This is a predicted structure of a 385-nucleotide RNA (Bacterial RNase P class A) from a marine sediment metagenome. The sequence is in RNAcentral, with records from MGnify.
RNA sequence: AGCUGGCUAGGCAGUCGCUGGGAAGCGUUUGCUUUUCAGAGGAAAGUCCGGGCUCCACAGAGCAGGGUGCCGGCUAACGGCCGGGCGUCGCGAGGCGACGGAAAGUGCAACAGAAAACACACCGCCGAUGGCUCGCCCGCUGAUUCGUCAGCGGGGGAGAUCAGGCAAGGGUGAAAUGGUGCGGUAAGAGCGCACCGCGGUCCUGGUAACAGGGCUGGCUGGUAAACCCCACCCGGAGCAAGACCGAAUAGGCAGGCGUUCGAGGGCUGCUCGCCCGAUGCCUGCGGGUUGGUUGCUCGAGCCCCGGGGCGACCCAGGGCCUAGAUGAAUGACUGCCGGAGCGCCGCGAGGCGCCGGACAGAACCCGGCUUAUCGGCCAGCUUCA
Numbered sequence: 001a002g003c004u005g006g007c008u009a010g011g012c013a014g015u016c017g018c019u020g021g022g023a024a025g026c027g028u029u030u031g032c033u034u035u036u037c038a039g040a041g042g043a044a045a046g047u048c049c050g051g052g053c054u055c056c057a058c059a060g061a062g063c064a065g066g067g068u069g070c071c072g073g074c075u076a077a078c079g080g081c082c083g084g085g086c087g088u089c090g091c092g093a094g095g096c097g098a099c100g101g102a103a104a105g106u107g108c109a110a111c112a113g114a115a116a117a118c119a120c121a122c123c124g125c126c127g128a129u130g131g132c133u134c135g136c137c138c139g140c141u142g143a144u145u146c147g148u149c150a151g152c153g154g155g156g157g158a159g160a161u162c163a164g165g166c167a168a169g170g171g172u173g174a175a176a177u178g179g180u181g182c183g184g185u186a187a188g189a190g191c192g193c194a195c196c197g198c199g200g201u202c203c204u205g206g207u208a209a210c211a212g213g214g215c216u217g218g219c220u221g222g223u224a225a226a227c228c229c230c231a232c233c234c235g236g237a238g239c240a241a242g243a244c245c246g247a248a249u250a251g252g253c254a255g256g257c258g259u260u261c262g263a264g265g266g267c268u269g270c271u272c273g274c275c276c277g278a279u280g281c282c283u284g285c286g287g288g289u290u291g292g293u294u295g296c297u298c299g300a301g302c303c304c305c306g307g308g309g310c311g312a313c314c315c316a317g318g319g320c321c322u323a324g325a326u327g328a329a330u331g332a333c334u335g336c337c338g339g340a341g342c343g344c345c346g347c348g349a350g351g352c353g354c355c356g357g358a359c360a361g362a363a364c365c366c367g368g369c370u371u372a373u374c375g376g377c378c379a380g381c382u383u384c385a
Stems, first nucleotide, its partner, number of pairs: 001382008010337007018039009041359001045370002048368005053238004065234005070084005085099001086097004100229002105227002107223002122170002124166003129163003132159003136155008178196006197219001198217008242294004252285006264276004301320004306315003341354005
């Protein structure tokens, strides 16, 4: 200068409160008073995965839909964790990776570029082959001033060339039909060869992923967090689950009473009296709204020690009980101490002052992941001096 893993998340005292449990006292009950004990997190968060628990559904199997995806292990289970393999980044400690299949099919590729999938040819290279043009040589025919000239045929050569050949090089792109070299060729090209890469097959090592080696095939791009194929997994809803208690009032059902011979109700302390009064009144049952209780905090629990395992984790022994609220408690204030930061003074050691704590907060429980987080501390390792 870094990498990895872990711990911590202000301390003490006083005063006033809040929630729950126990005990005592008071009160007919709801409750009240006193005292004592306990009272948020590493993420309680996001609600992204997995499980427990609860209700519903369910013979079995399948379709649809969703998820996962290198290998082995751990686990109640997982998309988590541990160990390993491969790829990639880093000098390194280490980091990151949905990391099955593109030779089953379908689809897609903006811009640039000649061409983006039955490849293609802008610049460029060649022009072997077939033409064209121009020289050279030979032969035949004709003309001739006998020097040569013209035509035809053959041979051989040249070209800012046509047809044509090529894909090495340039250029475009995220990506251009394996890479490097030698041979080869008119120029080139897996066209041939060597090595590397890739595919197939065999052997060896490994539980496996995979690695190493032999032989062989000149070798048909990318994309599947596109459809799809393959393998495996998944029933649905959730503590507002679910269970119990259950008033007034309004419906439902059953029974009873009653309709001018009046049930019942109002006025009233009671009687008389007056008034209302028939789809009415009373009793019981059942479900619902609201409310209360429960579920509810003892659980894949926490701590210590020993053993097994590289590790995740497992096993044995001992000890402990550690929030349970429901408009929702866990707080506020004061003092002292302390960490970090800032400012001033001082040569310095240091002193004084200010500030005085991040992210956040249970709501059925647990295992993970992800995200947020002021600072401080510890361990192991790497690189440089």

Rfam family: Bacterial RNase P class A. It is annotated as a ribozyme.